[in-house]
């Protein structure tokens, strides 16, 4: 330099055009002599950034940024 993949909660990931979710973590409660474990509830999001398409975009299109491996 070329072609591609990934980017969503603190972490690991789902969600392929119509209300943003799960597990773990955190917080509160139950339980316990105390704690762990377990159970119940709950907080937490600029969907990498900017622009476009659309009645409507995490999702489609373009550009940019970061990371990853590949080719030269």
């Nucleotide at each position: 330099g070329c072609a591609c993949g990934u980017g969503u909660a603190g972490c690991u990931c789902a969600g392929u055009g119509g209300u943003a979710g799960a597990g773990c973590a955190g917080c509160a409660g139950a339980u316990u002599g105390c704690a762990a474990a377990u159970c119940u509830g709950u907080u937490g999001g600029u969907c990498a950034u900017c622009g476009g398409u659309u009645c409507a975009a995490a999702c489609c299109c373009g550009a940019u940024c970061a990371c990853g491996g590949g080719c030269u």
Predicted 3D model of a 72-nucleotide RNA (transfer RNA) from Pichia membranifaciens. The prediction has a mean pLDDT of 83. It matches the Rfam family "tRNA". Rfam classes the family as a transfer RNA. About the family: Transfer RNA (tRNA) molecules are approximately 80 nucleotides in length. The sequence is in RNAcentral, with records from ENA and Rfam. Taxonomically the source falls in Pichia (Eukaryota, Dikarya, Ascomycota, Saccharomycotina).